[in-house]
RNA sequence: GAGUUUGAUCCUGGCUCAGGACGAACGCUGGCGGUGCGCCUUAUGCAUGCAAGUUGAGCGAAGCUUUUUGGUAGUUUACUACUAGAAAUGACUGAGCGGCGAACGGGUGAGUAACGCGUGAGCAACCUACCUUAGUUACUGGGAUAGCCCGAGGAAACUCGGAUUAAUACCGGAUAUUCUUAUUUUUUCACAUGAAGUUUUAAGGAAAGGUCAGCCGAACUAAGAUGAGCUCGCGUUCUAUCAGCUAGUUGGUGGGGUAAAAGCCUACCAAGGCUACGACGGAUAGCUGGUCUGAGAGGACGAUCAGCCACACUGGGACUGAGACACGGCCCAGACUCCUACGGGAGGCUGCAGCAGGGAAUAUUGUGCAAUGAGCGAAAGCUUGACACAGCGACACCGCGUGUGGGAUGACGGUUCUAGGAUUGUAAACCACUUUCAGGAGGGAAGAAAAUGACGGUACCUCCACAAGAAGACCCGGCCAACUAUGUGCCAGCAGCCGCGGUAAUACAUAGGGGUCAAGCGUUGUCCGGAUUUAUUGGGCGUAAAGAGCUCGUAGGCGGUUCAAUAAGUCAUAUGUUAAAGACACCGGCUUAACCGGUGACAUGCAUUUGAAACUGUUGAAAUAGAGUAUAGGAGAGGAAAGUGGAAUUCCUGGUGUAGCGGUGACAUGCGUAGAUAUCAGGAGGAACAUCAAUGGCGAAGGCAGCUUUCUGGCCUAUUACUGACGCUGAGGGACGAAAGCGUGGGGAGCGAACAGGAUUAGAUACCCUGGUAGUCCACGCCGUAAACGAUGAGUACUUGGUGUCGGGGGAAUCGACCCCCUCGGUACCGGAGCUAACGCAUUAAGUACUCCGCCUGGGAACUACGACCGCAAGGUUGAAACUCAAAGGAAUUGACGGGGACCCGCACAAGCGGUGGAACAUGUGGUUUAAUUCGAUGCAACGCGAAGAACCUUACCUGGGCUUGACAUAUUCAUGAAAGUUUUGUGAAAGCAAAACCCUCGAAGACUUCGGUCAACGACAUGCCUACAGGUGAUGCAUGGCUGUCGUCAGCUCGUGUCGUGAGAUGUUGGGUUAAGUCCCGCAACGAGCGCAACCCCUAUCCUUAGUUGCCAGCACAUUAUGGUGGGGACUCUAAGGAGACUGCCUGGGAUAACUAGGAGGAAGGUGGGGAUGAUGUCAAGUCAGUAUGUCCCUUAUGCUCAGGGCUACACACGUGUUACAAUGGUUGGUACAAUGGGUCGCGAAGCCGCAAGGUGAAGCCAAUCCCCAAAAACCAACCCCAGUUCGGAUUGGAGUCUGCAACUCGACUCCAUGAAGCAGGAAUCGCUAGUAAUCGUGGAUCAGAACGCCACGGUGAAUACGUUCCCGGGUCUUGUACACACCGCCCGUC
Repeated sequence: GAGUUUGAUCCUGGCUCAGGACGAACGCUGGCGGUGCGCCUUAUGCAUGCAAGUUGAGCGAAGCUUUUUGGUAGUUUACUACUAGAAAUGACUGAGCGGCGAACGGGUGAGUAACGCGUGAGCAACCUACCUUAGUUACUGGGAUAGCCCGAGGAAACUCGGAUUAAUACCGGAUAUUCUUAUUUUUUCACAUGAAGUUUUAAGGAAAGGUCAGCCGAACUAAGAUGAGCUCGCGUUCUAUCAGCUAGUUGGUGGGGUAAAAGCCUACCAAGGCUACGACGGAUAGCUGGUCUGAGAGGACGAUCAGCCACACUGGGACUGAGACACGGCCCAGACUCCUACGGGAGGCUGCAGCAGGGAAUAUUGUGCAAUGAGCGAAAGCUUGACACAGCGACACCGCGUGUGGGAUGACGGUUCUAGGAUUGUAAACCACUUUCAGGAGGGAAGAAAAUGACGGUACCUCCACAAGAAGACCCGGCCAACUAUGUGCCAGCAGCCGCGGUAAUACAUAGGGGUCAAGCGUUGUCCGGAUUUAUUGGGCGUAAAGAGCUCGUAGGCGGUUCAAUAAGUCAUAUGUUAAAGACACCGGCUUAACCGGUGACAUGCAUUUGAAACUGUUGAAAUAGAGUAUAGGAGAGGAAAGUGGAAUUCCUGGUGUAGCGGUGACAUGCGUAGAUAUCAGGAGGAACAUCAAUGGCGAAGGCAGCUUUCUGGCCUAUUACUGACGCUGAGGGACGAAAGCGUGGGGAGCGAACAGGAUUAGAUACCCUGGUAGUCCACGCCGUAAACGAUGAGUACUUGGUGUCGGGGGAAUCGACCCCCUCGGUACCGGAGCUAACGCAUUAAGUACUCCGCCUGGGAACUACGACCGCAAGGUUGAAACUCAAAGGAAUUGACGGGGACCCGCACAAGCGGUGGAACAUGUGGUUUAAUUCGAUGCAACGCGAAGAACCUUACCUGGGCUUGACAUAUUCAUGAAAGUUUUGUGAAAGCAAAACCCUCGAAGACUUCGGUCAACGACAUGCCUACAGGUGAUGCAUGGCUGUCGUCAGCUCGUGUCGUGAGAUGUUGGGUUAAGUCCCGCAACGAGCGCAACCCCUAUCCUUAGUUGCCAGCACAUUAUGGUGGGGACUCUAAGGAGACUGCCUGGGAUAACUAGGAGGAAGGUGGGGAUGAUGUCAAGUCAGUAUGUCCCUUAUGCUCAGGGCUACACACGUGUUACAAUGGUUGGUACAAUGGGUCGCGAAGCCGCAAGGUGAAGCCAAUCCCCAAAAACCAACCCCAGUUCGGAUUGGAGUCUGCAACUCGACUCCAUGAAGCAGGAAUCGCUAGUAAUCGUGGAUCAGAACGCCACGGUGAAUACGUUCCCGGGUCUUGUACACACCGCCCGUC
């Protein structure tokens, strides 16, 4: 810096990521070289080899070599072999005695929280072999012993006895100082004890020789150097859920002991010593230079290299020695292993290799002493798993390579695609060039100062051949650079966090492509960083985690003014130290780098030194502004105790009085005829104190309220006087501390946990009611907690204001009281700067600063467990972890929601009219049934819906029969044929299958021709065949387009610029009015604009103009029994074009004078005149893949196509929508009137005739303002019916018919005759409608062969009611709460 809490925002806060590092491990991969590094785990156990020897110039003996001599044998002298003694010789061997070394070097980190380590001092309290310097000395004696030899024991290890022998081995004596101890004298220096000299006396103490005659050694003393030892200051992990520890403990004296101080040890004496600045206990750990990280401060670590310490199988002990309490020495004990003849013995890899085991994991039983170093030696030299090298390991760092240049038909192949192309990709091929590294050959170092080279024929140099031998890993949703295809289908899987996967996955798997690193790349683990997420640098605590309930006060921390001194802090100078290596700078050496060398700077610390004196500290002196005391006043529910008052409740007694009282939303339990409630009088008892009373007062907080008295704390004001910093805070500690609770004893009226009963309820262990015990009250004692809150610790100072109120004081004024001004102290509201994440705080700060204390560090687990302390108990205080989540949280924003609030609207309610729900039938749905009852639609917003019309068809369903390039489209290979077409036969239910006949050239370039004709590419057509394909009402409306429904014809939904806010957002659009309306007006940090509203469009209501045929007929004529029938007419109706008209325009009232509104005039119409079309942003993953279109998936002799029959019309049932009724406002019969919209040539069909009728016949007219459908019906007139299951009602059924149609059985409509069901007005519930509306009456049309009670239209007759907005439903605006945002059909808690 980023991701992650939210719909979005800001903040708080955790989790996660990107970086660096590693003694690493694991996965995949792996060319070379250099330099480093390599058991972090079992301080587990170890086979085998090696890791410490050397010295003959300390010593004796032995062997060997050589020389000399003698003897024997071979043999001729010479020579060879063997042998003996003596003498000598030696870079020979090596057991033993002696010396030195073995205490170094090498390993490990178990222990250790310590003077162990680091740092700085000290030792006047010490030692130091070998080495250096100086001085002195080495005289004289002695006895042993190993070895060797002999003997003995034992399995062995080894041991014992006897004899003999040497020394630089061992032991006496002498001598000796600047030796040691004691003592005497005195000088100088230092100081806590002392040191260095001078002097007297006494006692004591040394030695070693060898040799080549160069030298090497020995002893003493004093110095030096080196290396040890000891002491002290400071620093050095976590834990207080470890608070007290300690008897050698602390000190002294005597003694002992050490190289040396010391309780180091011991005896005695004293009773000390350590500790909140953390003793004691527990846990963990070797420490450091340094390493990693970090801007730094810090944090983590302590491999390799270097310093110190500790350890050496475990524990203990000493010996030797200059040095050890000793890794490769000894003794004892223990565990383990091995050998054994069972009697006894041996061993210690935390040395180098190596083995086993453990483990994720860590190398060769290598070469060499050539170099560097170490031991011994006079030296040569010997030894050295120290070391130098090599081997193994990509373990790390560094370097190099795997080619370079050209090369487009942008090849093939792969991938993808919109099928054109794109991409892989100059990549390859191909052409030219080069050879680092690796390979082959030749030469060949430095490291060595005379000889000596393990490394090593190595580094390096030269030559040769070939692009030849040399690239992978991870990643591609965001963080985070890099995208497509296929497969899979909440499966398989991925994942660091958020999260992907449920059929279109850039997140899984594979492929192509891409990205990042590169001989590596990823993963895992650990550390630092990011994390200012423990905050010194550098955080916080009103509401996010966090102020202790409050106060007093101890330690501690901090502290007002002036002067002087001092110099602890502070600042500065100088000196020492701060090892080397490392880190840094520069220079240099390996071809470069890593690596290595040199020089320099640094080394913040500690110690010492010399100064400064402002500040802090300390000391002294002084003052008065802080603090306190005195004096004079003041207010107050401040506290404690005692006394006292009235009202009210309850109870008791008595009187009056009678049937109820009480209680609730409504009841009931309860009380009451044994006299309640009510009322009057009297009495008892307990508790609490109305009014005053308040945003008021007092108190540290908790808290405090009738009145009086006594005692008592604190506070405020004023005046002067006094003390003279006496102050603030406050870890531990002490006091106080509501209510409830506990103990003992009282008291008990009312109230009232528990409990009982009654209600409520699904239940009701509650809310409501009737009772009622603890308790509430008092005294004394515990408890110690509360949302003990201002959720705000205490103190001091500073910083614009306004308004109230409480307690004082002063001024002015007044007769006096108010009012007014100033001031001190308290208390409350508003608000500015500033602060704050915001809300808000704001002189009573959450502002600006200082001092001190307390507290916080993600949520849960957890106000918990364990432990400790307190408590009579209840419980309190202190206070974790495992595990789990990626959040939990604060403030504010926009919505949604609320059985929150305010306002408004709607046939929403109300007021009315008529229905539905009951009956029968029609129709749709559910359910059931069925071979099938095709499918869809399902709250409003499915259910007379898709369907404006299922007998076949439709038709998608079922049963059965058939077809397979197909019923339909395009193209194609091959073959056939006059293609086709027509007719017929068989079979069949048909489709189809099979067959026959008729027809015997359709077009045609061209060729041939006897011109009669023949052949014929090609085209058209058909059949068969081939391949692409057709086809699908199969799936997904949650992949889609389009269309539609709904909220809703509701008044809303947005944008630009500006302004406000850190921001989401707000403002505008809110407010006051008004409207049907976000309609308009006014106001306003807003000003404008867009989609909606309205208007523009259509119909209708009035008038005018124009035009009159098929329409009309007033006036004039003609004709008829009669009729606009005819001539004619344009006046009227009407038709259909264009205009006018209505705009709150006018008047009056209201209103802000506005918008607008109420009324009125005029007008055909008045405030949108009445209807229609018109549906904003969006919501419901609403509906539709079966209207059509369409992605993907699925079927392909079938999920396609075709045929017949059946089904969609079933029927115990339930629901929706309708029709007809139940009758007299009616029915029946007869008569008489008045419409409008529409339709008509595959049609409407007149008149006439026939039939009771449906209808038939008939054919005129009409392609229509002409003819037809066409009769309008209610209404009106007249008659009958007389309240009944009827002259109501018409279902159902029987019979007979008509029409349509291939066909009315399943399954049509209609007619006539007969039949004559239910039904007498409909429960709960529910629907429509505000005027030409409801209601009622007919008429027409679409679909259609036929088949409406449905649907869509048309006209006739023609009402009632609306006080009003409390309530139901729906909607709009503002506001409020919210832990909701999938938005209350939400979220979420507990029990089981």
Molecule: small-subunit ribosomal RNA
Organism: uncultured marine bacterium